[in-house]
Context: one part of a larger RNA
RNA sequence: UGAACGCUGGCGGCGCGCCUAAUGCAUGCAAGUCGAGCGUGUCCCGAUGGCUUCGGUUGUCGGGAAAAGCGGCAAACGGUUGAGUAACACGUGAGUAACCUGCCCUCGGGUGGGGUACAGCCCCGAGAAAUCGAGGUUAAUCCCGCAUAAGAUCCUUUGGCCUUGGCGGAAGGAUGAAAGCCCUCGGGCGCCGGAGGAGGGGCUCGCGUCCUAUCAGGUAGUUGGUAGGGUAAUGGCCUACCAAGCCGAUGACGGGUAGCUGGUCUGAGAGGAUGGCCAGCCAGGGGGGGACUGAGACACGGCCCCCACUCCUACGGGAGGCAGCAGCAGGGAAUUUUGGGCAAUGGGCGAAAGCCUGACCCAGCGACGUCGCGUGGGGGAAGAAGGCCUUCGGGUUGUAAACCCCUUUUCCAAGGGAAGAGCAAGGACGGUACCUUGGGAAUAAGCCCCGACCAACUACGUGCCAGCAGCCGCGGUAAUACGUAGGGGGCAAGCGUUACCC
Numbered sequence: 001u002g003a004a005c006g007c008u009g010g011c012g013g014c015g016c017g018c019c020u021a022a023u024g025c026a027u028g029c030a031a032g033u034c035g036a037g038c039g040u041g042u043c044c045c046g047a048u049g050g051c052u053u054c055g056g057u058u059g060u061c062g063g064g065a066a067a068a069g070c071g072g073c074a075a076a077c078g079g080u081u082g083a084g085u086a087a088c089a090c091g092u093g094a095g096u097a098a099c100c101u102g103c104c105c106u107c108g109g110g111u112g113g114g115g116u117a118c119a120g121c122c123c124c125g126a127g128a129a130a131u132c133g134a135g136g137u138u139a140a141u142c143c144c145g146c147a148u149a150a151g152a153u154c155c156u157u158u159g160g161c162c163u164u165g166g167c168g169g170a171a172g173g174a175u176g177a178a179a180g181c182c183c184u185c186g187g188g189c190g191c192c193g194g195a196g197g198a199g200g201g202g203c204u205c206g207c208g209u210c211c212u213a214u215c216a217g218g219u220a221g222u223u224g225g226u227a228g229g230g231u232a233a234u235g236g237c238c239u240a241c242c243a244a245g246c247c248g249a250u251g252a253c254g255g256g257u258a259g260c261u262g263g264u265c266u267g268a269g270a271g272g273a274u275g276g277c278c279a280g281c282c283a284g285g286g287g288g289g290g291a292c293u294g295a296g297a298c299a300c301g302g303c304c305c306c307c308a309c310u311c312c313u314a315c316g317g318g319a320g321g322c323a324g325c326a327g328c329a330g331g332g333a334a335u336u337u338u339g340g341g342c343a344a345u346g347g348g349c350g351a352a353a354g355c356c357u358g359a360c361c362c363a364g365c366g367a368c369g370u371c372g373c374g375u376g377g378g379g380g381a382a383g384a385a386g387g388c389c390u391u392c393g394g395g396u397u398g399u400a401a402a403c404c405c406c407u408u409u410u411c412c413a414a415g416g417g418a419a420g421a422g423c424a425a426g427g428a429c430g431g432u433a434c435c436u437u438g439g440g441a442a443u444a445a446g447c448c449c450c451g452a453c454c455a456a457c458u459a460c461g462u463g464c465c466a467g468c469a470g471c472c473g474c475g476g477u478a479a480u481a482c483g484u485a486g487g488g489g490g491c492a493a494g495c496g497u498u499a500c501c502c
Stems, first nucleotide, its partner, number of pairs: 001499001003498005010373006016366002018331001023329003027326003032073003037070002042065010080284003089209008099201003104197004109192003112146001114144002120137003124133003152175007160167002180189003210256003217247003222244008259281004263274004286307005309320004337363001339362003345359001346357004376406004386397004411439006420429001446491005451472001453470001457486005467474002
């Protein structure tokens, strides 16, 4: 230290937990929401009419719920991983007179009048399925014309300031908007076009960022120009033509390795090593490619094509993507529950109530780490027994035990019981923490070492055997170095070993 292994293991707080196969994945869940945009099948309630065999059935109106559908917003966030990438990727400092920006804030202007569809629904058909086709019919904040245009965009003319397409002024012309809903009738929420802001983003530049010269030359859209295309925007970004340039020992080109940073570890520092958790940026979503929608994607739980793989099939054809949370297989020395809750924080939608949220908050498992606590306290013999050693006198284990007195953290039991929540209701955690009472030393010690380095020594066994070992080295009959025992030393719910870094 994100550790693993061996022996051992009482409690709690806070953290951390696939470093390997970016291998393959059963199952469930992880992104929805709005009925105050819209029509409608169905269901419920109420009112009312018809029929009735009194069970019901049917029509109309009002209210409510709600599957699917149209429409809006979200789904580009959040979450995950580190494959690729040596690069404007990241860090830092600048630039954009070359740019975009939904929702939010501020300011001022507008919201007039028409039309046509497509789902759904009805009906017919094809198919095993996925799903698809024809006809009819329908609403809207869906779609399309028309009107209007302060300002906006474009063109022409004109004058001023300026850093290139910048900022103002004047005249003329052209183009292009809109949608309604609710209401207590006061209003509220929207919609269209414009100006400014906030926050976010695109692009460009200076500097910095690993090893290798046993890689020395590299380069044809290559370097520059003109014109055009394309983009929100600069640009060989792309195309045509023209020129022949451009980069390189201050290391081009090639090869290897690698996400970068804030930081982290170590060190007196300089430095070295590193980038797990958390935070910022980047990149990826089975491999490769592509665009669509959109303010924003070239889009993990969207679409299309190719490839590999898996599954279904009636063999015609279809379905799929856990590097989301759990979980499974596999690989590996090795890394957890198919748990609870939206109570809090945050996010999406909604006028709100609220719904959704494996983000998150919690719980579970693991001594993986760190911190704290406990395994008892006092008394107790010139010193029991037993063990070990012995010069057989004794020494040592050792106040250690027994025994006496005491305490109750932890533990067990019982009773009470949170904060976290705002004006109010609402607590997963949790009958948890905590408090009170009762009980009883009760429930709790191991591991490594003792030749020198290095703190701690004797006996027996063994006899270059068995073995030890980080280095020096021990063992061939008295081994403080092997094995066991007694004793001792060091740490302690840990102790050792291994691996890696300083």
A computed fold for a 502-nucleotide part of an RNA from an uncultured bacterium, annotated as small-subunit ribosomal RNA, 5' domain.
The full RNA is in RNAcentral, with records from Greengenes.
Model confidence (mean pLDDT): 86 of 100.